[in-house]
RNA sequence: GCACAAACCCGAACUAUCGUCUCAGCAAUGGGAAGGAAAGUCCGGACAGCACAGAGCAACUCACUGGUGAAUAGCCAGGUGUUCUUUUACAGAGCAACAGAUAGUGCCACAGAAAAUUACUUUCAUGCCUCUGGCAUGAUAAAGGUGAAAACGUGAGGUAAGAGCUCACGAUGGUCUGCAGCAAUGCAGUUCAUGGGUAAACCUUGAGUGCUGUAAUGCCACGUAUAGAGUCGUUCGAGGGCUGCUCGUCCGAGACUCAGGGUAGGCAGCAACAGGUAAACAGCAAUGUUUAUCGCAGAUAAAUGAUAGUUUAGAAACAGAAUCCGGCUUACGAGGUUUGUACAUUU
Numbered sequence: 001g002c003a004c005a006a007a008c009c010c011g012a013a014c015u016a017u018c019g020u021c022u023c024a025g026c027a028a029u030g031g032g033a034a035g036g037a038a039a040g041u042c043c044g045g046a047c048a049g050c051a052c053a054g055a056g057c058a059a060c061u062c063a064c065u066g067g068u069g070a071a072u073a074g075c076c077a078g079g080u081g082u083u084c085u086u087u088u089a090c091a092g093a094g095c096a097a098c099a100g101a102u103a104g105u106g107c108c109a110c111a112g113a114a115a116a117u118u119a120c121u122u123u124c125a126u127g128c129c130u131c132u133g134g135c136a137u138g139a140u141a142a143a144g145g146u147g148a149a150a151a152c153g154u155g156a157g158g159u160a161a162g163a164g165c166u167c168a169c170g171a172u173g174g175u176c177u178g179c180a181g182c183a184a185u186g187c188a189g190u191u192c193a194u195g196g197g198u199a200a201a202c203c204u205u206g207a208g209u210g211c212u213g214u215a216a217u218g219c220c221a222c223g224u225a226u227a228g229a230g231u232c233g234u235u236c237g238a239g240g241g242c243u244g245c246u247c248g249u250c251c252g253a254g255a256c257u258c259a260g261g262g263u264a265g266g267c268a269g270c271a272a273c274a275g276g277u278a279a280a281c282a283g284c285a286a287u288g289u290u291u292a293u294c295g296c297a298g299a300u301a302a303a304u305g306a307u308a309g310u311u312u313a314g315a316a317a318c319a320g321a322a323u324c325c326g327g328c329u330u331a332c333g334a335g336g337u338u339u340g341u342a343c344a345u346u347u
Stems, first nucleotide, its partner, number of pairs: 001343001003341007010333001012311007020033005035318001039329002042327005047213004054247004059209005064078005079098001080096005099204002104202002106198003120144002123139007152170006171194004176189005217268004228258005239251004273295001275294008
């Protein structure tokens, strides 16, 4: 320097003319106006209404440690395990639906004798026979075969042949002790044990939990009749609430159904907030504190546009607010920054 990959940033700004919506104003006039994802409607909340009296059972969610956060969402740092790359390691970049298999019950296809206490081949002992071999009884689990996995591994001794049967050195897991760490854990030592996997199988342990959704909810205006019928009920309690059920408890004088009539308008909620920006301090970081400063859409069938010029490294792509906020996931590239890999050139 070119190429590839990953992560991050950004995804516009200014002036003039005309136009749309909104706020302030008597007016003139002035301020502002669609995103990093506004998407998905996936997770968590704020807010509003109902309720707030629990108990038991059920259902659902979560599960390493510490920190952060309004949060049950997430994020940061670390631990353990594992994947890829790499000269073994280290390092780098990812992933984890990360409690428990010594509470119990299940499952591990096919192959193989057998998937947990089994014996196919082989080996050993004894007996018999048609005696290079075959049969029967017993012993064994060292060697071989099957398999993802076959009763912890290697070596020596020992044995009829073998086996942790004995010994030495190790492996894995557990208890205890010491050191380091807030902790999860790590290192070292002692001692005990020796089929494994699976809980994204049932289950066990621990922690937790309301419902609805801005068309929530509240207020105002206008307008209205056959002043209808029926069922249940007024403390012997209809109906309703407390999570799904049961118990218990609370509210309660009206509740529900059918036919018929009137209305479909407006205001609030509605954007000042767990807010944005900058700097300093604390912290590995996420993040927090302090100071200063700013006010940055509120439509209601749906507004935020067009033209010309300029700036910048560049202005393209994905794409349009409807109560709001914090996340996660997905879509996208005109450009910039950093890191890594390979090649080339120069020193």
Molecule: Bacterial RNase P class A
Organism: Chitinophagaceae bacterium